[in-house]
Molecule: SAM riboswitch aptamer (S box leader)
Organism: Novilysobacter arseniciresistens
RNA sequence: CAUCCAUCGAGACCGGCUGAGGGACAGGCCCUUUGAAGCCGGGGCAACCCAGCGGCGUGCAAGCGUCGCGAAGGUGCCAAUUCCUGCGGACGCCGGCGUGCCGGUCUCCGGAAGAUGGUUG
Repeated sequence: CAUCCAUCGAGACCGGCUGAGGGACAGGCCCUUUGAAGCCGGGGCAACCCAGCGGCGUGCAAGCGUCGCGAAGGUGCCAAUUCCUGCGGACGCCGGCGUGCCGGUCUCCGGAAGAUGGUUG
């Protein structure tokens, strides 16, 4: 970097250095000198992989599948639903007029994009 699978409405902040940006992109809307981003130290959340333990299913067995406990190890994460919307569809509401179309909006469904983990190359 590519591929496939899973998840994305929950959860979790202090200190030091430094000093102007940050929330992927675009538009909104936010955060930020009461200190952004980054780096360092400590703390925490979570349970994807995984050490360990147990239940169930299957199997002659090894094992495999699944559920739970757990948190030592590998990641990840610690403003706002992935902050919201981006494309398509459905109901409703509002507006316009050429009266069945256009525009806006709300809720819902699906998708795209993105993020994280794991598989394979």